[in-house]
RNA sequence: AACUUGAGAGUUUGAUCCUGGCUCAGAACGAACGCUGGCGGCAGGCCUAACACAUGCAAGUCGAACGCCUCAGCAAUGGGGAGUGGCAGACGGGUGAGUAACACGUGGGAACGUACCCUUCGGUUCGGAAUAACUCAGGGAAACUUGUGCUAAUACCGGAUACGAUCGCGAGAUGAAAGAUUUAUCGCCGAAGGAUCGGCCCGCGUCUGAUUAGCUAGUUGGUGAGGUAAUGGCUCACCAAGGCGACGAUCAGUAGCUGGUCUGAGAGGAUGACCAGCCACAUUGGGACUGAGACACGGCCCAAACUCCUACGGGAGGCAGCAGUGGGGAAUAUUGGACAAUGGGCGCAAGCCUGAUCCAGCCAUGCCGCGUGAGUGAUGAAGGCCUUAGGGUUGUAAAGCUCUUUUACUCGGGAAGAUAGUGACGGUACCGAGAGAAUAAGCCCCGGCUAACUUCGUGCCAGCAGCCGCGGUAAUACGAAGGGGGCUAGCGUUGUUCGGAAUUACUGGGCGUAAAGCGCACGUAGGCGGAUCUUUAAGUCAGAGGUGAAAUCCCAAGGCUCAACCUUGGAACUGCCUUUGAUACUGGGGAUCUUGAGUCCGGAAGAGGUGAGUGGAACUGCGAGUGUAGAGGUGAAAUUCGUAGAUAUUCGCAAGAACACCAGUGGCGAAGGCGGCUCACUGGUCCGGUACUGACGCUGAGGUGCGAAAGCGUGGGGAGCAAACAGGAUUAGAUACCCUGGUAGUCCACGCCGUAAACGAUGGAUGCUAGCCGUUAGGCUGCUUGCAGCUUAGUGGCGCAGUUAACGCUUUAAGCAUCCCGCCUGGGGAGUACGGUCGCAAGAUUAAAACUCAAAGGAAUUGACGGGGGCCCGCACAAGCGGUGGAGCAUGUGGUUUAAUUCGAAGCAACGCGCAGAACCUUACCAGCUUUUGACAUGUCUCGUUUGGUUACCAGAGAUGGUUUCCUUCAGUUCGGCUGGCGAGAACACAGGUGCUGCAUGGCUGUCGUCAGCUCGUGUCGUGAGAUGUUGGGUUAAGUCCCGCAACGAGCGCAACCCCCGCCUCUAGUUGCCAUCAUUCAGUUGGGCACUCCAGAGGGACUGCCGGUGAUAAGCCGGAGGAAGGUGGGGAUGACGUCAAGUCCUCAUGGCCCUUACAGGCUGGGCUACACACGUGCUACAAUGGCGGUGACAGUGGGAUGCAGAGGGGCGACCCCGCGCAAAUCUCAAAAAGCCGUCUCAGUUCGGAUUGUACUCUGCAACUCGAGUGCAUGAAGGUGGAAUCGCUAGUAAUCGUAGAUCAGAACGCUACGGUGAAUACGUUCCCGGGCCUUGUACACACCGCCCGUCACACCAUGGGAGUUGGUUCUACCCGAAGGCGUUUUCUUAACCGCAAGGAGAGAGACGACCACGGUAGGGUCAGCGACUGGGGUGAAGUCGUAACAAGGUAGCCGUAGGGGAACCUGCGGCUGGAUCACCUCCUUU
Repeated sequence: AACUUGAGAGUUUGAUCCUGGCUCAGAACGAACGCUGGCGGCAGGCCUAACACAUGCAAGUCGAACGCCUCAGCAAUGGGGAGUGGCAGACGGGUGAGUAACACGUGGGAACGUACCCUUCGGUUCGGAAUAACUCAGGGAAACUUGUGCUAAUACCGGAUACGAUCGCGAGAUGAAAGAUUUAUCGCCGAAGGAUCGGCCCGCGUCUGAUUAGCUAGUUGGUGAGGUAAUGGCUCACCAAGGCGACGAUCAGUAGCUGGUCUGAGAGGAUGACCAGCCACAUUGGGACUGAGACACGGCCCAAACUCCUACGGGAGGCAGCAGUGGGGAAUAUUGGACAAUGGGCGCAAGCCUGAUCCAGCCAUGCCGCGUGAGUGAUGAAGGCCUUAGGGUUGUAAAGCUCUUUUACUCGGGAAGAUAGUGACGGUACCGAGAGAAUAAGCCCCGGCUAACUUCGUGCCAGCAGCCGCGGUAAUACGAAGGGGGCUAGCGUUGUUCGGAAUUACUGGGCGUAAAGCGCACGUAGGCGGAUCUUUAAGUCAGAGGUGAAAUCCCAAGGCUCAACCUUGGAACUGCCUUUGAUACUGGGGAUCUUGAGUCCGGAAGAGGUGAGUGGAACUGCGAGUGUAGAGGUGAAAUUCGUAGAUAUUCGCAAGAACACCAGUGGCGAAGGCGGCUCACUGGUCCGGUACUGACGCUGAGGUGCGAAAGCGUGGGGAGCAAACAGGAUUAGAUACCCUGGUAGUCCACGCCGUAAACGAUGGAUGCUAGCCGUUAGGCUGCUUGCAGCUUAGUGGCGCAGUUAACGCUUUAAGCAUCCCGCCUGGGGAGUACGGUCGCAAGAUUAAAACUCAAAGGAAUUGACGGGGGCCCGCACAAGCGGUGGAGCAUGUGGUUUAAUUCGAAGCAACGCGCAGAACCUUACCAGCUUUUGACAUGUCUCGUUUGGUUACCAGAGAUGGUUUCCUUCAGUUCGGCUGGCGAGAACACAGGUGCUGCAUGGCUGUCGUCAGCUCGUGUCGUGAGAUGUUGGGUUAAGUCCCGCAACGAGCGCAACCCCCGCCUCUAGUUGCCAUCAUUCAGUUGGGCACUCCAGAGGGACUGCCGGUGAUAAGCCGGAGGAAGGUGGGGAUGACGUCAAGUCCUCAUGGCCCUUACAGGCUGGGCUACACACGUGCUACAAUGGCGGUGACAGUGGGAUGCAGAGGGGCGACCCCGCGCAAAUCUCAAAAAGCCGUCUCAGUUCGGAUUGUACUCUGCAACUCGAGUGCAUGAAGGUGGAAUCGCUAGUAAUCGUAGAUCAGAACGCUACGGUGAAUACGUUCCCGGGCCUUGUACACACCGCCCGUCACACCAUGGGAGUUGGUUCUACCCGAAGGCGUUUUCUUAACCGCAAGGAGAGAGACGACCACGGUAGGGUCAGCGACUGGGGUGAAGUCGUAACAAGGUAGCCGUAGGGGAACCUGCGGCUGGAUCACCUCCUUU
């Protein structure tokens, strides 16, 4: 001094909290695999086939027990060999098959043995007969063996002796020895004690399964005997009927046990390699012999399998000893050295033996240590990689320079381990010297968890992945590279264990809704248990003693250079036993008590139960009457009933079932459940009294009983209702919902079933912890006599503390505690299979696994949605007006066609859209021809000309090429062909692309929607997502404003500010205007600017005023004034966002693609096609009209490549001419509806398509394919089905006018004015939107989610005629070896006997026991199995749409029937049902 000790993360969701699983980070290993590999020390090394083994070795030794043989030697003597004999081969070494057991661990016990060793006492005497070796003779292939003869001993036998010993009550009886060698020992015998080791018995501890519940005949005990070293049913005879078991017997499976090891904060969990203790085994099974000790790994006998030898007659063998071989396997070493050390055996000893052991070899298998260099070195080298092209990074890294030598290498020296000798290791460790940076770095990772990022390649492919998940053309996630991070002679992966996991919760969890309270009660065992006194000391606590092997762990020292490793000492080993005390609590014994519990007395309420009787209403049926054509039923119908008289109505009769009102979050009952009235029997509860008993109590595994509905059996009954069934409807279908019928059943009696959302989804009991308000049944008190207060037992609502994940619960707990029981441990598979029990059956109960997923789930939040609700708005409906849909034509689209009919747009929000204008051009398409640095841009080089236009011709379709006429000759200049420009040529970089991707993008746009919304800061509330504000009461066009309010403020939107129109004023009057004055054909001119007008600046309107209403507010209604009145009308203005909305073909742009073509040019064609379908328009169908005449009144706007007056020509389109005008001046320009006349209802004097013909205009050019004009032609069409569109006032409708584009070409588009309505009760309904609320299994948000059959593929699994194998039991048969028993058979040296013979021994025979084997029948487990059942998983299959919203028939539970399927229907139950209404209660006032 022996101590310090506890980490989390990812993943369910749009987000949140919780529950809950899965996964990761840590440590460890007898490991294996992949890549790599310098050295040393210390350790470790068949986990699988207790599979089979070639070869060698692993147990011998003693001549101081004995004889014989042999070698050397002259001998003495020494050595060797096979035997007899002794001791040892029961140790050491291996393995873990078996074993769930006194096998092991721990602590005890009595009825035992113990060779060698130690101590003590005593003895060691006399004899005898054999036998191996050996010899001879046989048998045999061999192994071996038979017979004869000889011989020794510490081999064997007998006698004597007997301190002890054994037997016996005793007397007495029985029983021993061995010598060797020489002189000192070693031996031998008997006995006692010790030590050591072993045998036996007992308490406690020691895995899983109850889908193993009963097991046992030597079984349990006794008496007697036998047996053993010893107790004992250990064995036997007899007697008795016991023994074990829910505290888990028996059976089945698995397993050597422990000290320890790994992990863990610990408690625990897992494990039992190495080292150590015990056990068991030795090819498999049985058996004994010898011996102190064995039922014996390297002994014996027998049986079996296998292998080997054989002359076929017979024999031999056992590596789970050390090496080694084959095999198995992912996988585990040398056929090494030595007895030098430690130990063992024998021996007096020398010594011999020792694969025990000590060493070496192989292996990164692990732990530990060391090294692969150090310092300096910026041109920040080269190279690589990235790059915004500047640079950055690799990187002081390298090179270079200066050093060092650990390791490795070479040479020299050289141990300890040995205390006299003796060293395998080993010329090893270590020491010294030398040369030279020399010999020495890899592996994994880099999306998050988790430290570390870029480029290229690939393109849901290839691949990665521990979980979440990456990859579909910009991948930090695949592969490569550069860079970086981590560890390092290793690094990763895989496997296994513990941890994290409080995820089995003893420490340390839960059960209202997440998984989880038995449907309810009674009650057995068990568990727990009121108050006081006393006793005991079992539990409990304390002290002491014994034990808890060593090693390990921990601490302190020490030894190897350090460490790993080792040594010494200590602490610890949390345990068990014994003993002494303590006595509060628990337990045991005794006594007492009354508050728990019960009894008694007096009252009370009640759909509590059972039986019997009885009543009225209604339904239905039957009879009769009245009466006539329908009734019934539905969303609408039909099936059905009815003229043979229904329905309706009146009377009567019958039958069965159920009991309106009262009636109530009222009552009773344990639950299920119980409802007309009366009687009988009967259970429980409550209140009051306080007389009695005296803890008699609580809970309750098993057990027993009760237990809705449906269902089953037998017998009744049957009015209504009603599964099945039939018909009618609905529907795409309708095995349903709806309707008409209708059978089981529903009812009764008896017997089964035993389940429900059997629910308060809440087990029972007891105590404690604020209240308030109802209600039921009692009691007491007070008086005001119908009220108040107090109290007990129920039954409800709200609510504080507390609790909960939240919702919620809250004295009727889900709060705080105690006791007992039941149950849960991810989802699916599955409450299923198999087995058992119960049942007549249906089925109930008990109850898995394989496989599969990373979730499944609870509560709450924000949205979205609802065939949910409330409020509100909108030309949304309604009320109106006019259209579309029918006709012809125009135009766009689809489709079709085509060489091409370029492309895009697709519900609203594509379709007279891009296109404000396709004959060429446009043009992107097609055919043909043609060019290749290009039609266009920049740069380089060479050459040449230095320009731009124009006429004509040739070839050609043209682009293009060639020739040519004429007119101009390009810019600067330092005057130099110097520079630029231009042209040509060359090679490149590059140009070019209306090619692709709008799902890579910018920009722009549409839409919800000019809807009133969308957010933020601070504060507050909530664990949190979030909420509040923004909700509420009013009001508004409006989140507009007011009031209230845990909110107070603010921002983007609304409104206003901007523009136009409407009134007025001022200013200014030309091209405008003209009242007054002149003048003219004419505001033409003078003049004027008053008016109109123009265009600048202002004013004006603000609910400002009055009344009413409202809350005294905001506001609303009405009125006055006013040109205008409540945002005066219109425009511009488009919040946060949604639709991967649209556009790569306006433009820009990333990436990809083409580059003599997907680029450029040209001619012609196409975009204009045409059985058809749709959208948008125009013109009509006529009289509110057509035609003719008349000739009145606008406002925008345009005009020079233009508008064009007037005049002339033409029927006309138009032409000729050209005044004027860059416009308040000139011009387009005529406005048209209007008014007057005529026509008179018809395919017309409507309508104008189509067609013919003749023209006009534009244009290079009107064929495909323009517009217009004249004449002629005169189609459909008579107001339009279902359906659908626009519009609320100067609007709709109607009428014309202008403009953009444009050479020409509007019925479209954009503007302009003229004439000028009708209607709006209102918000039930349709559509869209806003706010609040509700439900949700949706969040890609209902175009959502999602269920089941069927079809296909794969996977595991149940059943299955049977079949194969293992294991086990019962009965019987056989019965080797062996010991035991019996023995009239045979043999026999020692002893007795003179002998015969006997004793004893052996062999044989017989008997019981018994291994292997066999027969028969069971149990149990496993494999295979035609066919078959369901289950799971799969890409975009088929059929429907069951569930989630009121999911369109509310859903679900139990049960029964039916149906392709989800499912439907009946009966009973539940709310875990929306909505509306009613009732009751609570809170606030």
Overview: Small-subunit ribosomal RNA from Beijerinckia sp. L45, 1485 nucleotides, folded computationally. It was read from a public genome assembly. The source organism's lineage runs through Bacteria, Pseudomonadati, Pseudomonadota, Hyphomicrobiales and Beijerinckia. The coordinates come from a structure-prediction model, not an experiment, and the mean pLDDT is 84.